[in-house]
Context: one part of a larger RNA
Molecule: small-subunit ribosomal RNA, central domain
Organism: metagenome
RNA sequence: CUGGGCGUAAAGGGCGCGUAGGCGGUCUGUUAAGUGUGAAGUGAAAUCUCCAGAGCUCAACUCGGAAAUUGCUUCGCAUACUGGCUGACUUGAGGGACGUAGAGGUGAAUAGAAUUCCCGGUGUAACGGUGACAUGUGAAAAUAUCGGGAGGAAUACCAAUGGCGAAGGCAGUUCACUGGACGUUUCCUGACGCUGAGGCGCGAAAGCGUGGGUAGCAAACAGGAUUAGAUACCCUGGUAGUCCACGCCCUAAACGAUGGAUGCUAGACGUCAGGGGUAUCGACCCCUCUGGUGUCGCAGCUAACGCAUUAAGCAUCCCGCCUGGGGAGUACGGCCGCAAGGUUGAAACUC
Numbered sequence: 001c002u003g004g005g006c007g008u009a010a011a012g013g014g015c016g017c018g019u020a021g022g023c024g025g026u027c028u029g030u031u032a033a034g035u036g037u038g039a040a041g042u043g044a045a046a047u048c049u050c051c052a053g054a055g056c057u058c059a060a061c062u063c064g065g066a067a068a069u070u071g072c073u074u075c076g077c078a079u080a081c082u083g084g085c086u087g088a089c090u091u092g093a094g095g096g097a098c099g100u101a102g103a104g105g106u107g108a109a110u111a112g113a114a115u116u117c118c119c120g121g122u123g124u125a126a127c128g129g130u131g132a133c134a135u136g137u138g139a140a141a142a143u144a145u146c147g148g149g150a151g152g153a154a155u156a157c158c159a160a161u162g163g164c165g166a167a168g169g170c171a172g173u174u175c176a177c178u179g180g181a182c183g184u185u186u187c188c189u190g191a192c193g194c195u196g197a198g199g200c201g202c203g204a205a206a207g208c209g210u211g212g213g214u215a216g217c218a219a220a221c222a223g224g225a226u227u228a229g230a231u232a233c234c235c236u237g238g239u240a241g242u243c244c245a246c247g248c249c250c251u252a253a254a255c256g257a258u259g260g261a262u263g264c265u266a267g268a269c270g271u272c273a274g275g276g277g278u279a280u281c282g283a284c285c286c287c288u289c290u291g292g293u294g295u296c297g298c299a300g301c302u303a304a305c306g307c308a309u310u311a312a313g314c315a316u317c318c319c320g321c322c323u324g325g326g327g328a329g330u331a332c333g334g335c336c337g338c339a340a341g342g343u344u345g346a347a348a349c350u351c
Stems, first nucleotide, its partner, number of pairs: 003323004007305002012319001014202004021195003025089003029085003033082002035078008049066003053063003092192001093189003096185005104178007111155001116150007126137002163170002207248006216242002221237004259318006267296011300307002324351003333344004
């Protein structure tokens, strides 16, 4: 390299948008580039293969002939498929109209519980904490309880095996702006599509920069316990941080450890959002269609586990990735970053 693979053995890019490229629905006409076929030219010789060929006594070797040189060029023919051009189509894709559900996103405003702190009242000796203690708090009046106030963060119940989002993720309420999805209609455009190397954007937590904020929690740190020790687990405190704005970082068991798209392939049961039918004043119930999300299960697949119309089944197209373990996601170099570091990514050696 080929081949074979990528849920768990090595292997799906964290996710999207999209450039080049690759691939591409139905019908007609045309072309003949690819494709097929025929002919001609060329494809030096030697070599190789063949001849019960010929010549050295044989053979090697040499000579002769044939074949081959799978290629290229030109001309003619064919037109199924691919491509080009042309015209048309509607099922792919998109749009319109009318509806629907939703923690989808951004900004602003606002509510009630709770913790903490402050002020005041009542009240007096404990409180707190643990396996048990102690550190700690408290006669400067704590804890408890009542009233008032301040401030920050998070939104009990509803709540779901539920919903939305490309992923990360998203949850009090209201308003403004805004993205997507689904259903019905079959009105419009007429292949406008799929994928996507580079590229661009988004990307939990932690971390970084500047400024703010800080109630609770809490790395570090301090003390108390425990213990042989205890740089821990437990306890009392407690600073970064957690929160906000702007700018970075760009990683994750970023997981469904399962890339995207399309077509085909038994069923059963739940659930969410719509539609139709039967019935009805209406609803529930019943039948049914579409889209999502779950549980089980046949064929098939799988090393097994299991997957099974949301495939890991049967196929097609495009991208990414793997190639024994360690060394090592290391070194060196490049690129990126304020840094932390990220990304790309070896070899010697060794088993």